The part of an RNA shown here (small-subunit ribosomal RNA, 5' domain) has 483 nucleotides and comes from an uncultured bacterium. The RNAcentral record of the full RNA draws on ENA and SILVA. It matches the Rfam family "Bacterial small subunit ribosomal RNA".
Context: one part of a larger RNA
RNA sequence: ACGAACGCUGGCGGCAGGCUUAACACAUGCAAGUCGAGCGCCUCGCAAGAGGAGCGGCAGACGGGUGAGUAACGCGUGGGAAUCUACCCAGUCCUUCGGGAUAGCUCCGGGAAACUGGAAUUAAUACCGAAUACGUCCCCAUUUAGAGAUAUUUGGGGAGAAAGAUUUAUCGGGAUUGGAUGAGCCCGCGUAAGAUUAGCUAGUUGGUGGGGUAAUGGCCUACCAAGGCGACGAUCUUUAGCUGGUCUGAGAGGAUGAUCAGCCACACUGGGACUGAGACACGGCCCAGACUCCUACGGGAGGCAGCAGUGGGGAAUAUUGGACAAUGGGCGCAAGCCUGAUCCAGCCAUGCCGCGUGAGUGAUGAAGGCCUUAGGGUUGUAAAGCUCUUUCACCGGAGAAGAUAAUGACGGUAUCCGGAGAAGAAGCCCCGGCUAACUUCGUGCCAGCAGCCGCGGUAAUACGAAGGGGGCUAGCGUUGUUC
Numbered sequence: 001a002c003g004a005a006c007g008c009u010g011g012c013g014g015c016a017g018g019c020u021u022a023a024c025a026c027a028u029g030c031a032a033g034u035c036g037a038g039c040g041c042c043u044c045g046c047a048a049g050a051g052g053a054g055c056g057g058c059a060g061a062c063g064g065g066u067g068a069g070u071a072a073c074g075c076g077u078g079g080g081a082a083u084c085u086a087c088c089c090a091g092u093c094c095u096u097c098g099g100g101a102u103a104g105c106u107c108c109g110g111g112a113a114a115c116u117g118g119a120a121u122u123a124a125u126a127c128c129g130a131a132u133a134c135g136u137c138c139c140c141a142u143u144u145a146g147a148g149a150u151a152u153u154u155g156g157g158g159a160g161a162a163a164g165a166u167u168u169a170u171c172g173g174g175a176u177u178g179g180a181u182g183a184g185c186c187c188g189c190g191u192a193a194g195a196u197u198a199g200c201u202a203g204u205u206g207g208u209g210g211g212g213u214a215a216u217g218g219c220c221u222a223c224c225a226a227g228g229c230g231a232c233g234a235u236c237u238u239u240a241g242c243u244g245g246u247c248u249g250a251g252a253g254g255a256u257g258a259u260c261a262g263c264c265a266c267a268c269u270g271g272g273a274c275u276g277a278g279a280c281a282c283g284g285c286c287c288a289g290a291c292u293c294c295u296a297c298g299g300g301a302g303g304c305a306g307c308a309g310u311g312g313g314g315a316a317u318a319u320u321g322g323a324c325a326a327u328g329g330g331c332g333c334a335a336g337c338c339u340g341a342u343c344c345a346g347c348c349a350u351g352c353c354g355c356g357u358g359a360g361u362g363a364u365g366a367a368g369g370c371c372u373u374a375g376g377g378u379u380g381u382a383a384a385g386c387u388c389u390u391u392c393a394c395c396g397g398a399g400a401a402g403a404u405a406a407u408g409a410c411g412g413u414a415u416c417c418g419g420a421g422a423a424g425a426a427g428c429c430c431c432g433g434c435u436a437a438c439u440u441c442g443u444g445c446c447a448g449c450a451g452c453c454g455c456g457g458u459a460a461u462a463c464g465a466a467g468g469g470g471g472c473u474a475g476c477g478u479u480g481u482u483c
């Protein structure tokens, strides 16, 4: 010093923190929706309108959790070139003409269920075709610069767009340029232990052609060459998320990586792609596996390392709470809806900080206790008594800021005023030396103590008790770990 635990004790408040173990298994609820100003339909309604499933759009790649894996360009730091970027901002130019389907609904089926087949019919900002092309892209020729790669000028040819809605003022759609933001990639240096691990490597190292990607690249492939790494520690084994930081220390250093912040990795275990600007996707899909559940035995369903909560493990770690009022996020023109993010409340002395448990006076130094040389000493101004005060807690009243016009979960909270009454509030460890603090009794190498030295066998300041004393104080001691 601590994310601590255990023992004894426990008044209040503020601010923080709270499964370090089984990345063990999970009952239940909630944690990601939203848009009718994209579309047709159904229900209710006189209408206005409201509600419902479906198609469609955007968002579910953020936020939240965990640290299993990873010794690595993973992280830190400093550079780099061959890239993409939805929503947002700025500029330029467009938004023309058509088509065929399909869900839903209806009918007929299959199935225990999950779900699913066929027919008929319908819409769109869903899908497809055509037109047009300032930019854009591709090919050819050309100008300039350059050793070249390449960049640049001009001309010709070719390719590719769009979607509408409504309250008539807006919101949209397409192409392209630039920005902003975010992301991918490459490199120098730094970033554990072991040599009782000394050799390792065939896509291995390099080249050429091709493929692939947003993009460089053995990333992949065919061929060619035989390289590449290593005592400046390769390979192998073990351990480990990394950092800003945190603790300690005069510093150098050592130890550490909870909370908060940045990055990475993972989402029952392993593999895979789809969609998309972005995922190889915690609460999406497919396959395999283990486990759990349903079943009419044919077949299906699930994934808390989200918030609560349960069992288990453990020395040990909380409520199946409130609210979207604020901040932020998603969708929406908006109203608004959603948000276990967040803001709050609950539990716990787990920590830090603050406050209280009274103040003054009071000698006959009362009683009682303890010791005694029996005179007395000590507890001790301590108590009682007298005179005061009322912090905190309690009772009554008023009552916020946080919100910018409305909207406050917190909360009748914080705070203020009034009232009563010393009233409701002290323990723990130690007293042989180290180390502050001593006597009596009991015990008799017993019972016991102990961090080290060591105490105890009949006068124990060391064991047990009492009186007294010392230390810290709502805590005190012990154990563990680090400096």
Base pairs, nucleotide, nucleotide: 001481002480004479005478006477007476008475011355012354013353014352015351016350017348018347019313024311025310026309028308029307030306033058034057035056038055039054041052042051043050044049065266066265067264074191075190076189077188078187079186080185083183084182088179089178090177091176092175093174094173095172096130097129098128099127106119107118108117109116110115136159137158138157139156140155141154144151145150164171165170166169192238193237194236199229200228201227204226205225206224207223208222209221210220211219241263242262243261244260245256246255247254248253268289269288270287271286272285291302292301293300294299319345321344322343323342327341328339329338330337331336358388359387360386361385368379369378370377371376392424394419395418396417397416398415402410427472428471429470430469431468432453433452434451438467439466440465441464442463448455449454